[in-house]
Molecule: transfer RNA
Organism: Campylobacterales bacterium
RNA sequence: GGGUUCAUAGCUCAGUUGGUUAGAGCACUCGGCUCAUAACCGAGUGGUCGUAGGUUCGAAUCCUACUGAACCCA
Repeated sequence: GGGUUCAUAGCUCAGUUGGUUAGAGCACUCGGCUCAUAACCGAGUGGUCGUAGGUUCGAAUCCUACUGAACCCA
């Protein structure tokens, strides 16, 4: 220098031909249970879907550029 893949909650990840409310587990907060703690049960908080544009009635999902990460070639 060229190419491929990836970026979604604090962490690890899902999101099935674009479709109206973006989810799970763990963590955190509150409550229940217990003499108490853990475990367990219930509820809740938490998201500019990497950034900026574009296409579309509608974008986490499609297109372009950029940023960052991993890998391959030279």